[in-house]
RNA sequence: AGACCCUACGGCGAUGAGGCUCGCCGGGAAACGCCGCUCGCGGCUAAUGGCUUCUACCUUCUG
Numbered sequence: 001a002g003a004c005c006c007u008a009c010g011g012c013g014a015u016g017a018g019g020c021u022c023g024c025c026g027g028g029a030a031a032c033g034c035c036g037c038u039c040g041c042g043g044c045u046a047a048u049g050g051c052u053u054c055u056a057c058c059u060u061c062u063g
Base pairs, nucleotide, nucleotide: 009026010025011024012023013022016054017053018052019051020050021049033044034043035042036041
C1' cells in the first nucleotide's frame, strides 16, 4: 500500500413520518415502477423492500 473478514457507524431500497425487521452500498456507491407507441408522446398502479401505526389521497355508508 492492497485484498478479504468481523464489529461499529452512515446511507439506499419508484410519493411522507415513527417502530420492528430483511437486503444492498461505503460516495464515480446502493437507488431512479409498469404498459402501449408513429420513439415525438400517451395510459396505469402504489405513501411499505416486508410487517405495523399515524398522516395525506381515493371509494362507499351513516350522523